[in-house]
Context: one part of a larger RNA
Molecule: small-subunit ribosomal RNA, 5' domain
Organism: metagenome
RNA sequence: GAUUGAACGCUGGCGGUAUGCUUAACACAUGCAAGUCGAACGGUAACAGGCAGAGUUUGUUUUGUGUUGACGAGUGGUGGAUGGGUGAGUAAUGCGUAGGAAUCUGCCUAGUAGUGGGGGAUAACUCGAGGAAAUUCGAGUUAAUAUUGUAUAUGUUUUAUGGGGGAAAGCGGGGGAUUUUUGGAUCUCGCGCUAUUAGAUGAGCCUGCGUUGGAUUAGCUUGUUGGUGAGGUAAUGGUUUACCAAGGUGAUGAUCCAUAGCUGGUCUGAGAGGAUGAUUAGCCACAUUGGGACUGAGAUAUGGCCCAGAUUUCUACGGGAGGUAGUAGUGGGGAAUAUUGGAUAAUGGGGGUAAUUUUGAUUUAGUAAUACCGCGUGUGUGAAGAAGGCCUGCGGGUUGUAAAGUAUUUUUAAUUGUGAAGAAAAGCUUAGGGUUAAUAACCUUGAGUUUUGAUGUUAAUUUUAGAAGAAGCACCGGCUAACUCCGUGUUAGUAGUUGUGGUAAUACGGAGGGUGCAAGCGUUAAUC
Numbered sequence: 001g002a003u004u005g006a007a008c009g010c011u012g013g014c015g016g017u018a019u020g021c022u023u024a025a026c027a028c029a030u031g032c033a034a035g036u037c038g039a040a041c042g043g044u045a046a047c048a049g050g051c052a053g054a055g056u057u058u059g060u061u062u063u064g065u066g067u068u069g070a071c072g073a074g075u076g077g078u079g080g081a082u083g084g085g086u087g088a089g090u091a092a093u094g095c096g097u098a099g100g101a102a103u104c105u106g107c108c109u110a111g112u113a114g115u116g117g118g119g120g121a122u123a124a125c126u127c128g129a130g131g132a133a134a135u136u137c138g139a140g141u142u143a144a145u146a147u148u149g150u151a152u153a154u155g156u157u158u159u160a161u162g163g164g165g166g167a168a169a170g171c172g173g174g175g176g177a178u179u180u181u182u183g184g185a186u187c188u189c190g191c192g193c194u195a196u197u198a199g200a201u202g203a204g205c206c207u208g209c210g211u212u213g214g215a216u217u218a219g220c221u222u223g224u225u226g227g228u229g230a231g232g233u234a235a236u237g238g239u240u241u242a243c244c245a246a247g248g249u250g251a252u253g254a255u256c257c258a259u260a261g262c263u264g265g266u267c268u269g270a271g272a273g274g275a276u277g278a279u280u281a282g283c284c285a286c287a288u289u290g291g292g293a294c295u296g297a298g299a300u301a302u303g304g305c306c307c308a309g310a311u312u313u314c315u316a317c318g319g320g321a322g323g324u325a326g327u328a329g330u331g332g333g334g335a336a337u338a339u340u341g342g343a344u345a346a347u348g349g350g351g352g353u354a355a356u357u358u359u360g361a362u363u364u365a366g367u368a369a370u371a372c373c374g375c376g377u378g379u380g381u382g383a384a385g386a387a388g389g390c391c392u393g394c395g396g397g398u399u400g401u402a403a404a405g406u407a408u409u410u411u412u413a414a415u416u417g418u419g420a421a422g423a424a425a426a427g428c429u430u431a432g433g434g435u436u437a438a439u440a441a442c443c444u445u446g447a448g449u450u451u452u453g454a455u456g457u458u459a460a461u462u463u464u465a466g467a468a469g470a471a472g473c474a475c476c477g478g479c480u481a482a483c484u485c486c487g488u489g490u491u492a493g494u495a496g497u498u499g500u501g502g503u504a505a506u507a508c509g510g511a512g513g514g515u516g517c518a519a520g521c522g523u524u525a526a527u528c
C1' cells in the first nucleotide's frame, strides 16, 4: 500500500447492488418447511344443488335419497433418495485430473410384440371388547390399476441346442350403421399396463498421477499377499468362506500421532510465489450418539421404521411421546452477525389428462454505513475586509468572501396527481392441418376474446412551498502533509518507531489556526 463474512470508539442525510453466528455439530417453547390424484377403488363424515315425501301456510322448516358438483377418513398409485442446512468426521472407501470394464437406471425419447380367461382375500363400514393416553384386539361385510394362479411368448433368459423358465389392468372422451337385459357389445381416439431393443440422463465399481506437518513415530500386516473350489452382489474383487502356498508393504517415509472437508475459485504480488476455501457453482460426508435392516428404479433414508445409550417430557405408575446442522424465533456462548413478515405474481420442483393444488426452494419487503458504487448537505455576487475569537513587535495580522446582505436554483427529503415493465400462459369462441367410417372427440398451428402482480402509496414523470431537513473524524517534533499561545513542571500524561515532559514543551491538556480523508473517520485483529 492492497484486502476482510470483521469488531470497537466518535459521528451519521438519501438511493442502488451485494452480504450478514467465523464462537457451542450447545440446548430448544411455538408456527410453518411434502404433498397430490375421484380420469385406479369401495364409498358419503362435512358443504352446495337436484329429486321425492312430511309439516306448515307461500318461503322456508325438516326427513329420505350418492342422483350431481365435490370430498373427511380409508384401500391403491406416485412423490417424501429432489429441493434446503451444516462441515463434526475424513490425509484417502475423499477431492482434482486423465483413463478403464465386469454393471444397473423410475420418469423421458424412438422401435418391436402383446394387453385372453379365472380365483381367494382385506381396509373402510357395522357390532362388541381393552386402555389414562398412544393406540390395540375379536366377529361380520365389500371394491380395485391391491393380490394370486392359468393361457400365450415376437423378443428375452438358461441349456447337453432336444428342451426348460418367465408377463400384463384397466380408465376416460365420442359416435353413423348393426346388436341389446338401455348397463353395454362392436368401432375409434387418448392415457395407462406387460415383455423387450436402442438412446438419453443419473448412479455404482477399478487404475495412474497430484493432494498438510512430525523420525523426539522405524518397522507394519494373518483375510494379511496370492491361488483353487463354493457362496454373495446390479457388477469386478479376500467382498465372504473352506483348503493350499508364504507372501505383501516400508528412508522415493510404511505404520503411528497431530491438524484439516476437497475443488472451480478468492486475496495479495510485476511475476514466481505466499495466504485462503464466507457468499456463488461441482463433488464428498453428516442429520441427538452408536448399530441394523425394510420398502423402493434409486436410501442403509434430516421433518420413515427397529434396537441400545444420553437427555427432555406426559402419566391414572401399567405405559407412552420427542429430535431446528430446514425457515423465522428463544436461551446460552461470544468482541460479534437480522423478522416468530408477505406471496405463490415470476422461475423451478412434486402430484394430476387438465382446471388446478402444494412448495420457509424461490421471489419479495423489514433490519445492520457490514462492503462497493452513485448523489446531496446549495450556487452566483458580496470589503465597511463588520462584530466576536485568536495572535501581536500594539502599527497591525489572521479567521475571511467566510458570515450578514443581495440575486438565483430545487437534485434529494416532504407534498399533489398520472403511471410503465416484470404476463407469457391457461380457459372460452373460431379457421386450417393430422387422426378416423366420421363434420364428433382428441392432438396441433393461427385469429379473436375474458381474466391472472406478492412487491406496491413500485420505477419513472408531474404539482406545490422553501436554502429550506442534512458534516464529521483523525492528525499537525522527525519518519509524514500540517504552528502558535495558555496551563502543567521527569508530575499528569504521551508512544508505530526514534523518543518527549525536571518553568519559555510546535511531542502532555486546552484554545485559535492548519493538514488529510469524508457519510464516514480512526483504532484493534488477520493475510499478502
Base pairs, nucleotide, nucleotide: 001528002527003526004525006524007523008522009521010520013375014374015373016372017371018370019368020367021333026331027330028329030328031327032326035078036077037076040075041074043071044070047069048068049067050065051064052063053062054061085286086285087284094211095210096209097208098207099206100205103203104202108199109198110197111196112195113194114193115192116150118148119147125140126139127138128137129136130135156165157164158163170191171190172189173188174187178185179184212258213257214256219249220248221247224246225245226244227243228242229241230240231239261283262282263281264280265276266275267274268273288309289308290307291306292305311322312321313320314319339365341364342363343362347361348359349358350357351356378408379407380406381405388399389398390397391396412469414464417461418460427449428448429447430446431445432444433443434442472517473516474515475514476513477498478497479496483512484511485510486509487508493500494499